[in-house]
RNA sequence: ACGAGUGCUCUGGGGUCGGUGAAAUCCCGAACCGGCGGUUAAAGCCCGCGACCCGCGCAUCCGCGCGGUUGACUCGGUGGAAAUCCGAGGCCGACGGUUAAAGUCCGGAUGGAAAGAGUACGCCG
Numbered sequence: 001a002c003g004a005g006u007g008c009u010c011u012g013g014g015g016u017c018g019g020u021g022a023a024a025u026c027c028c029g030a031a032c033c034g035g036c037g038g039u040u041a042a043a044g045c046c047c048g049c050g051a052c053c054c055g056c057g058c059a060u061c062c063g064c065g066c067g068g069u070u071g072a073c074u075c076g077g078u079g080g081a082a083a084u085c086c087g088a089g090g091c092c093g094a095c096g097g098u099u100a101a102a103g104u105c106c107g108g109a110u111g112g113a114a115a116g117a118g119u120a121c122g123c124c125g
Stems, first nucleotide, its partner, number of pairs: 005121006016030004031104002033093002035049004044091002053068006073089005095107003
């Protein structure tokens, strides 16, 4: 220094103005936001992972394991290389709730947990 191991810590942003209305931060106009890893070069919309949700099994309970589902981009430019940069125009966003339909409000959640990041420990080569 590398690899596999264990423990600990961390780990998601965003609704404001106007309109309609009996009623909307939910509709309409304008606004705002973008987890983690990868990718010849920086990505919400290229590939993958996780959260959420669903199913099955186990469990007295808390839960645990396995499996599944899971959104959205084009054109032009630069370049050796960009679906990632620059320009332009688009698009997408769990579940439950609500006097009216929610990515942004409220709730589960001052939660849990993973992908992952950091750190420590001891071991092997």
FMN riboswitch aptamer (RFN element) from Rarobacter faecitabidus, 125 nucleotides, folded computationally. Rfam family: FMN riboswitch aptamer (RFN element). Rfam links the family to the GO term FMN binding. The source organism's lineage runs through Bacteria, Bacillati, Micrococcales, Rarobacteraceae and Rarobacter. The prediction has a mean pLDDT of 76.